[in-house]
RNA sequence: GGCGCUAUAGCCAAGUGGUAAGGCGUGGGUCUGCAACACCCUGACCCCCGGUUCAAAUCCGGGUGGCGCCU
Numbered sequence: 001g002g003c004g005c006u007a008u009a010g011c012c013a014a015g016u017g018g019u020a021a022g023g024c025g026u027g028g029g030u031c032u033g034c035a036a037c038a039c040c041c042u043g044a045c046c047c048c049c050g051g052u053u054c055a056a057a058u059c060c061g062g063g064u065g066g067c068g069c070c071u
Stems, first nucleotide, its partner, number of pairs: 001070007010024003018054001027041004047063005
């Protein structure tokens, strides 16, 4: 210098045009004499900017960070 992959909650992670699953953790509650276990509840407009669309996490362009390949 060229190319590819990737970015979603504190962490892991699904999602492939129609208002973002799940798990762990945190916090609250039930239970208990107290606690543990168990059970219930609890949160994110998706890395940033722009475009297409009635509608974008999702498609397109640019940028940033991370990982990798070639030279």